[in-house]
RNA sequence: GAAGUCCGCCAGGCAACCGCUGGAUGCGUCAAAACAUCUGGAGGAAAGUCCGGGCUCCGCAGAGCAGGAUGCCGGCUAACGGCCGGGCGCAGCAAGCCUCGCAAGAGGCCCAAGGCGACGGAAAGUGGCACAGAAAACAUACCGCCCAAGUUCGCGAGAACCGGCAAGGGUGAAAAGGCGAGGUAAGAGCUCACCGCGCCGCCAGUAAUGGCGGUGGCAGGCAAAACCCCAUCAGGAGCAAGGCCAAAUAGGGGAGCAUGGACGUUGCUCGCGUCGCUCCCGGGUAGGCUGCUAGAGGCUGCCGGUAACGGUAGUCCCAGAGGAAUGGUUGCCCACGACAGAACCCGGCUUAUCGGCGGACUUCCAUU
RNA sequence: GGUGCGGUAGCAAAGCGGUUAUGCUCUGGACUGCAAAUCCAGCUAGGUGGGUUCGACUCCCUCCCGCACCU
Numbered sequence: 001g002a003a004g005u006c007c008g009c010c011a012g013g014c015a016a017c018c019g020c021u022g023g024a025u026g027c028g029u030c031a032a033a034a035c036a037u038c039u040g041g042a043g044g045a046a047a048g049u050c051c052g053g054g055c056u057c058c059g060c061a062g063a064g065c066a067g068g069a070u071g072c073c074g075g076c077u078a079a080c081g082g083c084c085g086g087g088c089g090c091a092g093c094a095a096g097c098c099u100c101g102c103a104a105g106a107g108g109c110c111c112a113a114g115g116c117g118a119c120g121g122a123a124a125g126u127g128g129c130a131c132a133g134a135a136a137a138c139a140u141a142c143c144g145c146c147c148a149a150g151u152u153c154g155c156g157a158g159a160a161c162c163g164g165c166a167a168g169g170g171u172g173a174a175a176a177g178g179c180g181a182g183g184u185a186a187g188a189g190c191u192c193a194c195c196g197c198g199c200c201g202c203c204a205g206u207a208a209u210g211g212c213g214g215u216g217g218c219a220g221g222c223a224a225a226a227c228c229c230c231a232u233c234a235g236g237a238g239c240a241a242g243g244c245c246a247a248a249u250a251g252g253g254g255a256g257c258a259u260g261g262a263c264g265u266u267g268c269u270c271g272c273g274u275c276g277c278u279c280c281c282g283g284g285u286a287g288g289c290u291g292c293u294a295g296a297g298g299c300u301g302c303c304g305g306u307a308a309c310g311g312u313a314g315u316c317c318c319a320g321a322g323g324a325a326u327g328g329u330u331g332c333c334c335a336c337g338a339c340a341g342a343a344c345c346c347g348g349c350u351u352a353u354c355g356g357c358g359g360a361c362u363u364c365c366a367u368u
Numbered sequence: 369g370g371u372g373c374g375g376u377a378g379c380a381a382a383g384c385g386g387u388u389a390u391g392c393u394c395u396g397g398a399c400u401g402c403a404a405a406u407c408c409a410g411c412u413a414g415g416u417g418g419g420u421u422c423g424a425c426u427c428c429c430u431c432c433c434g435c436a437c438c439u
Base pairs, nucleotide, nucleotide: 001364002363003362004361005360006359007358008357009356010355012333013332014331015330016329017328018327020041021040022039023038024037025036026035043339047350048349050348051347052346053345054344055238056237057236058235062270063269064268065267068233069232070231071230072086073085074084075083076082087119088117089116090115096109097108098107099106100105120229121228125227126226128222129221142169143168144165145164146163150161151160152159153158177195178194180192181191182190196218197216198215199214200213201212202211203210204209242290243289244288245287252281253280254279255278256277257276261275262274263273264272265271297316298315299314300313301312302311303310304309334337369438370437371436372435373434374433375432378392379391380390386422394410395409396408397407398406415431417429418428419427
């Protein structure tokens, strides 16, 4: 310098005028309103509500069952299904190598940084694998291979029977270790080498796991996003939670159940708590304040850690409505502006998104 | 704002890991003088995109749309 990959950041800018809205102060007032000044006013996703937590209430959340979620290992965290690091597996671009080719190119091997992985258990049990196929899991024999031994026929070659086999063909998504050699009548882990797999031991590592050696002669097909088993986690509900103030629930009619029932606490049972309860007809009714934004907060520096993250010092205050504000017009500039609008808050994930900036890593080329 | 449920043909609606039933509608034919009714035949289906699986409408995830409930 080129190419590629990953991570982080920004989200048109400036000015003028006119508005909207929260707060503070002043003025004003019985109290307000209005007015004036100063000041704050959407996002990286505010979205989906898919996870996790804070907060609040339910009799502090007790027992059992059911149901749910998670699932390689280690760490981070308030917590997580998230993040960071590691392991294993899968796919595979560039570069490189090999083969074919006159070349263009094609195929194969190996595959950087990086990508993807719901990645516990299928030798606990139950069930499934359509069609095809002999056989789909206690293996089996359609085509096929073999007549060594035995019987029969035949002078013989040979044929048939009784049998042996699973190498080859065929079916299928998947066929009972793979491949080569020996062996054999033909064959076969029957035997052997290599590879794969299981078991045992040693070594490295916190561990997942990896390496080495021995051994077995191969059982253990696939699927748990089938039931299930194992381990771990979780009480339920949600700001329309809840708290405070206040009005009304009057007077009636009808039906049902009442020491068992109703309601609440979890779907069920137990336990616990409260009480007459529930339904229908008809009638009456009014909301307001709060919760509400200073927080697992932001920014900068230093320290620890590979990192996620943690500690510490300084500094800043940065929307808080309740029919719901954050807008409009004009001018200039540029790279011509995407997706999109808070409603209790926060950490993630997922989805949508015009463009721009910065950094790290890998490969190649050039120079020193 | 929060919670729960659903999406299969033009309409309604069922079931399921192995060719998506059924009824109405529609189209063509038969019957009829012409129609209706009836009979026969046929067309049109899994909201979107991924994943698991040999195989997905069905199981899992994401997104889209619709409905109901809570003041």
This is a predicted complex of two RNAs, RNase P RNA and transfer RNA, with 439 nucleotides together. Rfam match: Bacterial RNase P class A. It is annotated as a ribozyme.